[in-house]
RNA sequence: CUCUUAUCCCGAGUUGGCGGAGGGACAGGCCCGAAGAAGCCCAGCAACCAUCACCACCUGACUACAUACUGGUGAACGGUGCUAACCUGCAAGACUUGUGUCUUGAAGAUAAGAG
Numbered sequence: 001c002u003c004u005u006a007u008c009c010c011g012a013g014u015u016g017g018c019g020g021a022g023g024g025a026c027a028g029g030c031c032c033g034a035a036g037a038a039g040c041c042c043a044g045c046a047a048c049c050a051u052c053a054c055c056a057c058c059u060g061a062c063u064a065c066a067u068a069c070u071g072g073u074g075a076a077c078g079g080u081g082c083u084a085a086c087c088u089g090c091a092a093g094a095c096u097u098g099u100g101u102c103u104u105g106a107a108g109a110u111a112a113g114a115g
Stems, first nucleotide, its partner, number of pairs: 001115008013042001016041003022032003026089004043083003048079002051075006059066002090105006
């Protein structure tokens, strides 16, 4: 970088420290920002993966246990991710028909796996 699967609801720093002008994926809007942007550290959120505990299931065994896979619940020391709020975009469909609204996909983001 490409493909597959799942999620994109909620949550967490608008008095934390360093830093010093940009940022909100991209484009257009519209916003945030010297009352301090990006980035780094710290703190926190979440629970995708890993880990641990318990339960169910399977099996051994035969009343006391052990236990693979899978599933569920919980924990949060690890690998990531996230911690202002939006609208429009490209395609299809439904309703309405002045046009607008809604749904699905595409695009984008994150995780796991494969190449």